Record summary: Predicted 3D model of an 89-nucleotide RNA (Glycine riboswitch aptamer) from an uncultured Granulosicoccaceae bacterium. The coordinates come from a structure-prediction model, not an experiment, and the mean pLDDT is 82. Rfam family: Glycine riboswitch aptamer. Its family is annotated with glycine biosynthetic process in the Gene Ontology. From the family's description: This family represents the bacterial glycine riboswitch.
RNA sequence: UUGAAAUGUGGGAGAGAUCGCCAGCACGCUGGCGGCGCCGAAGGAGCAACGCCCAGGAAACUCUCAGGCACCCGGACCACAUUUCAUAG
Repeated sequence: UUGAAAUGUGGGAGAGAUCGCCAGCACGCUGGCGGCGCCGAAGGAGCAACGCCCAGGAAACUCUCAGGCACCCGGACCACAUUUCAUAG
C1' cells in the first nucleotide's frame, strides 16, 4: 500500500398510520391475533457463462420462507476513523 474481519460515527431506498376482533388505557395511542393488499437493500433460496460438461458456480437479477410497509428501531451498500490478521514494497 492492498485485502479481510470487528467496533464507532455519518449517509442510506421501497411498500396500507389498511380492515376486523381482543386487551391495555395516558382517550389518543400501543400491543397481540387473523384477513386482504404490497416491498426488497437484514438473513435465506434459485439460476448464466464457465467447467474434466461431473462437482462446482455471481449479483443490487429472480423468489419472497423469513423480514418489512407513519415515527423510532432495523437496513444491503458507501465514506471516514480505530483495532486485529494476512500480503506486497
Source information: It was read from a public genome assembly, where an Rfam model found it. The model forms 90% of the base pairs in the Rfam consensus.